[in-house]
Context: one part of a larger RNA
Molecule: large-subunit ribosomal RNA, domain I
Organism: Candidatus Roizmanbacteria bacterium
């Protein structure tokens, strides 16, 4: 040097554990801000005490009003110290109202390198004044309105907006990597992205639909129909609809004819401004003519009744011996049970504990469902005739474009950018070229709840993880760190049943670290502390050179 062994180190795989996640399911709950949001700065929460969470804001747990209450002064966080309380009108700890809520921040008196500096004006105090020191008001745009009179105007008054929001939502813009085993149509895909706008949901909605049956009857989800019909360098891929079965259910104003008020002029078959009438496809209103307040309503407020929700309360039944540091284990012999869910307790507990089934419980605020009452919205039947209306630069269309599963394609249907451009109930659209029958709707105006999407509390469940795993994050994680910045972004769990965390001696530098000793079942469980492999070292001893 190297090989076996054997005792350490030295290092943390494995086991086992859970304080955190993942994934659902049920029930509930969904905006927020000029009455200054979201976010943050600094502060305050006895001291000693700095630092991080939390949770408040110079009133820094204040104040009524309920519960629970014998200890309490926030947690990491153990200790001294000083303090408050003990049966309550009184500690404190919960839950509802209400007050307070510094500075920055849409931030809005003006500034600014946010959390800072500064000013006018009005008031209230203190002061003989000077001044100080408290409150309040002051941005900007938008409607409305009133007043003025340097009219593209100014002044005041009264409403509103502004900024956030993780996801859902809709509208306006919109790729590329990538597939195509190159790529240009075509795909990725109308995704990502960016921008707007709103809400607790939001789009969407009462048929110019769907379909050809004896027809159905707003939309929206689901489930099917189907990976079918199609579409497509017929490559890659793309992909409906109806019927039908369920969840949910709801219908409605408004233009117009017409009657009628008020104004206004250029006096017209006017024009603006209101009321009333109407509001649909077996064609309807208007017109006539007759009835009339019964009914209805997705609307508002108050009482009342009922359910929940924000704090809680009661709540059954065990004993002894053996082993053991310890008893829930073994054995023996009871018991409860509308409770044998779970979790703790020094090993595996229905009867120790905290629950648990079951009953029960609101001074406050909210809020489901009915009721009653006020107040507000709404409102029927007939007949007759063809006199009047029944959404215009609209329906078509011609060129160019989207969007429909559908890529101009034998291409309908929708949206329109330019170009023309009807009709008017004997009328018009649609039924995938067209054109006739025929059936079927009935544009060019507008609201409309469920059922759905997403987050969130609470409960609860997992042939889901178990510290390289599962959130990035089980610990001081969006934290140390890194970037100028936008942004990026870790590692870190385990002493024991209980600190009982090793009094005292000894060695040492009044160290570090160690050997007695003593705690403990256990200290090779001693804080780098369960368990303790491999790699790697070291000493020791044996072989080999």
């Nucleotide at each position: 040097u190297g090989u076996c062994a054997u005792u350490g180190g030295u290092g943390g795989a494995u086991g086992c554990c859970u304080u955190g996640g993942u994934a659902g399911u049920u029930u509930g709950a969904g905006c927020c801000g000029a009455u200054g949001a979201a976010g943050g700065a600094c502060g305050c929460g006895u001291g000693c005490c700095a630092g991080a969470g939390c949770g408040c804001g110079a009133a820094a747990a204040c104040a009524g009003c309920g519960a629970a209450g014998a200890g309490u002064c926030c947690u990491c966080a153990c200790g001294c110290a000083g303090a408050c309380u003990u049966u309550a009108u009184c500690a404190u700890u919960u839950g509802c109202u209400g007050g307070u809520u510094u500075c920055c921040g849409a931030a809005u008196g003006g500034a600014g390198c946010a959390a800072u500096c500064c000013c006018a004006c009005c008031u209230u105090g203190u002061g003989c004044a000077a001044a100080c020191a408290g409150g309040g008001u002051g941005a900007u745009c938008c409607u409305g309105u009133a007043c003025u009179a340097u009219u593209u105007g100014g002044u005041g008054c009264a409403g509103g907006a502004g900024g956030g929001g993780a996801a859902c939502u809709a509208a306006g813009a919109g790729a590329a990597c990538u597939g195509a085993a190159a790529c240009a149509u075509c795909u990725c895909a109308g995704u990502a992205u960016c921008u707007u706008a709103a809400g607790g949901a939001a789009a969407a909605g009462a048929a110019a639909g769907c379909a050809u049956a004896u027809g159905c009857g707003a939309u929206u989800c689901c489930g099917u129909a189907a990976g079918u019909a199609g579409c497509g360098g017929c490559g890659a891929g793309c992909g409906a609809a109806a019927c039908c079965g369920g969840a949910g259910a709801a219908g409605c104003c408004u233009a117009a004819a017409c009657c009628u008020u008020g104004u206004c002029u250029u006096u017209a078959u006017g024009g603006c401004a209101g009321g009333g009438g109407g509001u649909u496809g077996c064609g309807g209103g208007a017109c006539c003519a007759c009835a009339g307040u019964a009914g209805g309503g997705a609307g508002u407020a108050a009482u009342c009744u009922u359910g929940g929700a924000u704090a809680g309360a009661a709540a059954a039944a065990u004993a002894u011996c053996u082993u053991g540091g310890a008893a829930a284990a073994g054995a023996u012999a009871g018991c409860c049970a509308g409770a044998g869910a779970a979790a703790g307790u020094a090993a595996u507990a229905g009867c120790c504990u905290u629950g648990u089934a079951u009953u029960u419980g609101a001074a406050a605020u909210c809020u489901u469902a009915g009721a009653u009452u006020a107040c507000c919205c709404u409102g029927g039947u007939g007949g007759a005739u063809c006199u009047c209306c029944c959404a215009a630069g609209u329906a078509c269309u011609g060129c160019g474009a989207g969007g429909c599963a559908c890529g101009g394609c034998a291409a309908a249907c929708c949206u329109u950018g330019u170009g023309g451009g009807a009709a008017a109930c004997u009328g018009g659209g649609u039924c995938g070229g067209u054109c006739a029958c025929g059936a079927u709707c009935c544009a060019a105006g507008g609201c409309u709840a469920a059922a759905u999407a997403c987050u969130c509390a609470a409960a609860c469940u997992a042939a889901c993880c178990g510290a390289u795993a599962g959130u990035g994050a089980a610990c001081a994680a969006g934290u140390a760190c890194c970037g100028u910045g936008a942004g990026g972004g870790a590692a870190a769990g385990g002493u024991g049943a209980a600190a009982a965390g090793u009094c005292c001696c000894c060695c040492g530098g009044u160290g570090a670290g160690g050997g007695g000793a003593g705690u403990g079942a256990a200290a090779u469980a001693g804080a780098u502390c369960c368990u303790a492999a491999a790699c790697c070292c070291a000493a020791u001893g044996a072989c080999u050179a």